[in-house]
RNA sequence: UGAGUCAGCUAGAUAAUCGCUCAAAUUUUGAGAGGAAAGUCCGGGCUCCAUUGGGCAAGACGCCAGGUAACUCCUGGGAGGUGCAAAUCUACGGAUAGUGCAACAGAAAAUAAACCGCCUUAGAUUCUAAGGUAAGGGUGAAAAGGUGCGGUAAAAGCGCACCGCAUAUCAGGUAACUGUAUAUGGCAUGGUAAACCCCGUCUGGAGCAAGACCAAAUAGAGGUCCUUAAGUCAGUCCUGGCUGGACCAGGGUAGGUUGCUUGAAUUUUGUGGUGACGCAAAAUCUAGAUGAAUGAUUAUCCACGACAGAACCCGGCUUAUAGGCUGACUCACUCC
Numbered sequence: 001u002g003a004g005u006c007a008g009c010u011a012g013a014u015a016a017u018c019g020c021u022c023a024a025a026u027u028u029u030g031a032g033a034g035g036a037a038a039g040u041c042c043g044g045g046c047u048c049c050a051u052u053g054g055g056c057a058a059g060a061c062g063c064c065a066g067g068u069a070a071c072u073c074c075u076g077g078g079a080g081g082u083g084c085a086a087a088u089c090u091a092c093g094g095a096u097a098g099u100g101c102a103a104c105a106g107a108a109a110a111u112a113a114a115c116c117g118c119c120u121u122a123g124a125u126u127c128u129a130a131g132g133u134a135a136g137g138g139u140g141a142a143a144a145g146g147u148g149c150g151g152u153a154a155a156a157g158c159g160c161a162c163c164g165c166a167u168a169u170c171a172g173g174u175a176a177c178u179g180u181a182u183a184u185g186g187c188a189u190g191g192u193a194a195a196c197c198c199c200g201u202c203u204g205g206a207g208c209a210a211g212a213c214c215a216a217a218u219a220g221a222g223g224u225c226c227u228u229a230a231g232u233c234a235g236u237c238c239u240g241g242c243u244g245g246a247c248c249a250g251g252g253u254a255g256g257u258u259g260c261u262u263g264a265a266u267u268u269u270g271u272g273g274u275g276a277c278g279c280a281a282a283a284u285c286u287a288g289a290u291g292a293a294u295g296a297u298u299a300u301c302c303a304c305g306a307c308a309g310a311a312c313c314c315g316g317c318u319u320a321u322a323g324g325c326u327g328a329c330u331c332a333c334u335c336c
Stems, first nucleotide, its partner, number of pairs: 001332010012301007020032005034307001038318002041316005046207004053238004058203005063077005078092001079090004093198002098196002100192002115137002117133007145163006164187001165185005170179003211258004222248005230243004265284008
């Protein structure tokens, strides 16, 4: 200097005028959309059913250890893959419980094999028959562990050495796992579970349009069924709870208040930890609309402004994103 990897900040600024919403005051002061507010995907807080414990079904997750209110999230580690590397990805339990699937090609795709080839024997004139073989070649994503030596008619773990694999022990590690470790064994019964399935763990449901209160109005003598064992309780059965329930038709209201923002909150400092995060102290209060509030104009600067607007709240994940700025690390080239 160039090319990359990872993480973070910002999301136009200043001034004036007019305007909107909320709170407190008494006519003034203060506050007023996001890093994703988005998707509604996961987990909870909160409200109601319902006040319990089991079974079944259904669904979700799946290496180990931690963090958290909790999670399928986050952090660190292990194994496998990608990249020269910094880094990054993983739906990562089980294929000897069972079932299924793998087109085409190929001799054969797991109860797995003989197309070409090699060897032997017999004929024969360049072909045929019988037997042996799976080392060489071909097909394929994948074809009966790999390399070498010996051996054989030709071959093969057939034998041997090393590697690989399996089992056991030892050593390290909390563990997943690891090993220039030791011993034994010629040992290999393929792949696929984001196919069904098996194993382990977890899960009641509905949702602020939940729920609570007030006011007003109307049409309750409406109908059907069950009724001391019947009904009902948000998958179902038993247990358990409640006591009158369930269903249909019709009529009225759709107004107001609350829930509604002080929170598993934010910031700073110190401290423990590799880290996620924890502990302690101090400080701060930061939207609560309800047909839906922050907009318009002017002037200047400039990076000439992307994706895009809260509706009960919070923790994550995923997706979209113009421009500007910062830090650490990797690789290449050049110079000192």